[in-house]
RNA sequence: AGAGUCAGCCAGACAGUCGCUGCUCUGCUUUAUUUCGGUAAAGUAGGGGGGAGGAAAGUCCGGGCUCCAUAGGGUAGGGUGCCAGAUAACGUCUGGGCGGCGUGAGCCGACGACAAGUGCAGCAGAGAGAAGACCGCCAGCUUACUUGUUAAGCUGGUAAGGGUGAAAGGGUGCGGUAAGAGCGCACCGCGUUUCUGGUAACAGUAAACGGCGAGGUAAACUCCACUCGGAGCAAGACCAAAUAGGUCCCCGAACGGCGCGACCCGCGUUGGGGACGGGUAGGUUGCUUGAGCCAAUGAGCGAUUAUUGGCCUAGAGGAAUGAUUGUCAUUCUUUGCAAAAAGAAUACAGAACCCGGCUUAUCGGCUGACUCUUUUU
Numbered sequence: 001a002g003a004g005u006c007a008g009c010c011a012g013a014c015a016g017u018c019g020c021u022g023c024u025c026u027g028c029u030u031u032a033u034u035u036c037g038g039u040a041a042a043g044u045a046g047g048g049g050g051g052a053g054g055a056a057a058g059u060c061c062g063g064g065c066u067c068c069a070u071a072g073g074g075u076a077g078g079g080u081g082c083c084a085g086a087u088a089a090c091g092u093c094u095g096g097g098c099g100g101c102g103u104g105a106g107c108c109g110a111c112g113a114c115a116a117g118u119g120c121a122g123c124a125g126a127g128a129g130a131a132g133a134c135c136g137c138c139a140g141c142u143u144a145c146u147u148g149u150u151a152a153g154c155u156g157g158u159a160a161g162g163g164u165g166a167a168a169g170g171g172u173g174c175g176g177u178a179a180g181a182g183c184g185c186a187c188c189g190c191g192u193u194u195c196u197g198g199u200a201a202c203a204g205u206a207a208a209c210g211g212c213g214a215g216g217u218a219a220a221c222u223c224c225a226c227u228c229g230g231a232g233c234a235a236g237a238c239c240a241a242a243u244a245g246g247u248c249c250c251c252g253a254a255c256g257g258c259g260c261g262a263c264c265c266g267c268g269u270u271g272g273g274g275a276c277g278g279g280u281a282g283g284u285u286g287c288u289u290g291a292g293c294c295a296a297u298g299a300g301c302g303a304u305u306a307u308u309g310g311c312c313u314a315g316a317g318g319a320a321u322g323a324u325u326g327u328c329a330u331u332c333u334u335u336g337c338a339a340a341a342a343g344a345a346u347a348c349a350g351a352a353c354c355c356g357g358c359u360u361a362u363c364g365g366c367u368g369a370c371u372c373u374u375u376u377u
Base pairs, nucleotide, nucleotide: 001373002372003371004370005369006368007367008366009365010364012328013327014326015325016324017323018322020051021050023048024047025046026045027044028043029042030041031040032039033038053348057359058358060357061356062355063354064353065232066231067230068229072265073264074263075262077228078227079226080225081224082096083095084094085093086092097111098109099108100107101106112223113222117221118220119217120216134162135161136158137157138156139155140154141153142152143151144150145148170188171187172186173185174184175183189212190210191209192208193207194206195204196203197202236285237284238283239282246276247275248274249273250272251271256270257269258268259267292311293310294309295308296307297306298305299304329346330345331344332343333342334341335340
């Protein structure tokens, strides 16, 4: 100097003018009420303090909260899947193990079980999972002939060599054999047991034994371990008003019906189900003080957590949070020796009960640590 990896922060700044909106204070007007001091609501004027994100997006997970509802067991069904932790919880996060990718910093993992069972792997091939003899190699016999390590046929042995295939009965070497073969041996691999380290998953040029199970796939069905009610702020609660406390049909007398995601048991309750028709859909609340944020100190490798101190940062209700002027900031382009000048651009995108994650989109800037390459000293 260049190219990368990981983590964190910002989301243009300042000033002026005009405008929108919620809270609060003061004044005025109107209405209602009154114990005549006031109180409440609406409107208006002025002052003060606030007003859209890192993802508010997706609705993929987990909860808080509300209701079913008094709330339990099981079956089916769903979710997760190495170990140890964090957390309110999670399919999230942290650290570690194992496997894969990368020169590396680092990144990814749908990571329990195939001897519980059932499947799947087309074609090719002798044979594809308790799975083999096509070509070969060897021995014997028969026939022919050029009488031999010749050719053909039959019988028996064989799985080292070749072939097919994505994958073929552990690998390399030595010995042995008629020819071969873990047949035997050495080393490696594999399995079992012990020992050592580690909380554990696991690891080990550790030791002993064994010639050595029949492979792949569970992101196939399945089995195993743990775990799981449902619906959702359009949940719910309260007030006011109005209609038609309407008409008809079906089941039923508690051994029944209804309620709770499906089913069963249990529990609760005492009538349920359907069709037609009519009225209302207005207001208040839920609704923002929260598993909240910031700082310091301590514990921990870390996720995180404890203590102390400080702060209050939208709450609309068809939906406000804006427009404009000037200066500056950053990046890029052009001109210029330089100083500087001119022009352009500034993304993704907008709260709606709240919170913790994950995923996706994205212009540009800043900071820190680490890796690789090149050059100089």
Molecule: Bacterial RNase P class A
Organism: Glaciecola sp. XM2